THF (Tetrahydrofolate) riboswitch aptamer, 99 nucleotides, folded computationally. Of the family's consensus pairs, 82% are formed in the model.
RNA sequence: CACAGAGUAGGCGGAUGAGCGUUAAGUGCUGAUUGAACAGGGAGUUGUCAGUCAGACGAAGGCAGUAAUGUUGCGGUUCAUCGGCCGCAUCCCGCUGUU
Numbered sequence: 001c002a003c004a005g006a007g008u009a010g011g012c013g014g015a016u017g018a019g020c021g022u023u024a025a026g027u028g029c030u031g032a033u034u035g036a037a038c039a040g041g042g043a044g045u046u047g048u049c050a051g052u053c054a055g056a057c058g059a060a061g062g063c064a065g066u067a068a069u070g071u072u073g074c075g076g077u078u079c080a081u082c083g084g085c086c087g088c089a090u091c092c093c094g095c096u097g098u099u
Base pairs, nucleotide, nucleotide: 002098003097004096005095010086011085012084014082015081016080017079018078019077020075021074022073029055030054031053032052033051034050035049036048040093041092042091043090061072062071063070064069
């Protein structure tokens, strides 16, 4: 010098468990606004994530019980654990291997 590679935040879906809602919150969608993170170092978006506000759309209950409640469903539902897949927008440097 050249070639190859490793590694993050995060995302997706699966299994198990515990919850929440079913008197409709949540999820998903749109707009505004604020903030955060993005591999070991630096920079960093029109990309990612989160908070707030507004808007549109929108649902599945059943059974047992006097009741409390239990049980079985349902919800693009929440969290935890396990294992799988994807994974720095991009730029510069660095690291590992080979020549």
Its Rfam family is "THF (Tetrahydrofolate) riboswitch aptamer". Rfam links the family to the GO term tetrahydrofolate metabolic process. Rfam describes the family as follows. Tetrahydrofolate (THF) riboswitch was first reported for Ames et al. as an RNA motif in 5' untranslated (5'-UTR)regions of folate transport and biosynthesis genes in Firmicutes genomes.